[in-house]
RNA sequence: CCCCAAGAUAGAGGCGCGGGAUUCAUGAGUACCCCAUGGCAAGGCCGGGCAACCGCCGUGUGGGAAAGGGGAGACCGCCGAAGCGCAUCGUCAGCCCGUGGCGAUGUUGCUGGGCCGGCAGAGAAUAUCUGACGGACUGUCACAAAUAUAUUUGUGAAGCGCUAUCGAGAGC
Numbered sequence: 001c002c003c004c005a006a007g008a009u010a011g012a013g014g015c016g017c018g019g020g021a022u023u024c025a026u027g028a029g030u031a032c033c034c035c036a037u038g039g040c041a042a043g044g045c046c047g048g049g050c051a052a053c054c055g056c057c058g059u060g061u062g063g064g065a066a067a068g069g070g071g072a073g074a075c076c077g078c079c080g081a082a083g084c085g086c087a088u089c090g091u092c093a094g095c096c097c098g099u100g101g102c103g104a105u106g107u108u109g110c111u112g113g114g115c116c117g118g119c120a121g122a123g124a125a126u127a128u129c130u131g132a133c134g135g136a137c138u139g140u141c142a143c144a145a146a147u148a149u150a151u152u153u154g155u156g157a158a159g160c161g162c163u164a165u166c167g168a169g170a171g172c
Stems, first nucleotide, its partner, number of pairs: 001171001003169001007166005014079001016078004022072003032063002035060006043054002046098005082111003085107008112138002115135003119131004140157007
């Protein structure tokens, strides 16, 4: 001087990710309550079974929620941020079986990122979320070509990536 493994530190991507609080709708003029009134013996809140308990449904007047789920800006923490799948456990229903929601833990599984689309699942939902698929976009790197030497275009890959600094040491 050059190369540089493991590793360490810092950093980038952008409609970037997560969180609790606030607020606003939705939920819903629903559940439920009062009064009046009509009808029915069937039934009764995810499915089935069992047990216990309760009469049940509608209409009209009046009163009238909440939770889960979500939007918004601000704030906080961040850049495998995080999300999903799978397994186990817990929890919600009186008990059991199934199923589903929610939470915790684990994971040699999957996903670079957000956006749009129909489909499937979750959901009260036309909200929203998740999934695989399709589409264009975007950041990164590799290769090829062009070039005004700034970049541009094409193809491909995946975050186990990329950039910067350090880095035992190897080579000259």